[in-house]
Context: one part of a larger RNA
RNA sequence: UGACGGGGGUCCGCACAAGCGGUGGAGCAUGUGGUUUAAUUCGAUGAUACGCGAGGAACCUUACCUGGGCUAGAAUGUGAGGGAAGGUCUCAGAAAUGGGGCCGUCCGCAAGGACCCGAAACAAGGUGCUGCAUGGCUGCCGUCAGCUCGUGCCGUGAGGUGUUGGGUUAAGUCCCGCAACGAGCGCAACCCCUAUGAGUAGUUGCCAGCACGUAAUGGUGGGGACUCUACUCAGACUGCCUGUGCAAACAGAGAGGAAGGAGGGGACGACGUCAAGUCAUCAUGGCCCUUACGCCCAGGGCGACACACGUGCUACAAUGGCGCCUACAGCGGGUUGCUACCGGGUAACCGGAUGCCAAUCUCGAAAAGGCGUCACAGUUCGGAUUGAGGUCUGCAACUCGACCUUAUGAAGCUGGAAUCGCUAGUAAUCGCGCAUCAGCCAUGGCGCGGUGAAUACGUUCCCGGACCU
Repeated sequence: UGACGGGGGUCCGCACAAGCGGUGGAGCAUGUGGUUUAAUUCGAUGAUACGCGAGGAACCUUACCUGGGCUAGAAUGUGAGGGAAGGUCUCAGAAAUGGGGCCGUCCGCAAGGACCCGAAACAAGGUGCUGCAUGGCUGCCGUCAGCUCGUGCCGUGAGGUGUUGGGUUAAGUCCCGCAACGAGCGCAACCCCUAUGAGUAGUUGCCAGCACGUAAUGGUGGGGACUCUACUCAGACUGCCUGUGCAAACAGAGAGGAAGGAGGGGACGACGUCAAGUCAUCAUGGCCCUUACGCCCAGGGCGACACACGUGCUACAAUGGCGCCUACAGCGGGUUGCUACCGGGUAACCGGAUGCCAAUCUCGAAAAGGCGUCACAGUUCGGAUUGAGGUCUGCAACUCGACCUUAUGAAGCUGGAAUCGCUAGUAAUCGCGCAUCAGCCAUGGCGCGGUGAAUACGUUCCCGGACCU
């Protein structure tokens, strides 16, 4: 000077408390450990690994295993030599690969050129090791309020002061004081979305006002009023009032205002810490392999299963299940695509057909509400598991896809010790969209809207953090 203390003081945070809903019990999904295996590729491991890298493992991916093959090699450049490119048939083979037949024979007068095959050679290749050699990127402390510098002053010096103190704030935020005076990186603001209004603009919206037309519909003429869309501006600053206070500021069920004291949300992460994570995104030093630790192919594996744990989904029912009727979104996606509508099928879906490169066409609500039924039962709860039949994608669904129909109907009657999330349009609950993607193991992730609570006395205690000592 720091760090630490079951030392002290002050103060924060869903940290506790007060509440609401879960996890831990069941079935299943998924990740991990373990075990097994020819292989079950690799990494991530308290918080900060475990629906994590993976925003898509049947082949491919794929890095693993078994077997079959190649050796200047799968890619790119130079390239002797040869041939248009290319198409098609065929033989061996699991394919990779190797062999054969036929068609074809480009541009240019020519030299030559484009494209393809391709010997030798020069360059390869490695998801092999080291994240304790590294760059870059990332997690955590932590959106916490801190971390420093110049000059001056103090101290032999390490260093201190400033940054401490009294108040105040979400904040080293601001005020007052002070051997300090200033400054930088952080805080805040500047950026984006959202809440109100105005202007501008109208191939979406509107019978608002007029007209036409229909069984009906902005369907048509027409209009910019409104909704909306999109750009520009205004608006909030403790500005005004009252009280307290030296000030900063705080309080007010004060005014005005759509919004009030940071209006709500996002992006944004200081100096540093954990030799934190990543050599398997990428890049890269060193080391190692070079007829193999490189490359191609087929099949298998990454999907195994006595177990153990994490994260989830569905439930255990009557605030519910089932049947019928009926209302209201937003974010987005769509031409190898989304498909209205018609027909077939119980259905998944299929066959037609038309519109749309989309504010124009299309994908499209659910819970809620109304009526009926079930009457507390392992049930009209629950849907695992399994049999049978089908649909679709794809070269191909055996290992190992999703979906539909029918039959089957398991465990489960609210879950021990323990433990998690959340302070408002939040929790809870309901559906919808997207990325990846042929299809999909999505109950995951990222978004969107609908319905919409309870509680916070307080800071003694648990956890983490800040300042002074």

A computed fold for a 469-nucleotide part of an RNA from an uncultured bacterium, annotated as small-subunit ribosomal RNA, 3' major domain. RNAcentral holds the full RNA, with entries from ENA, Greengenes and SILVA.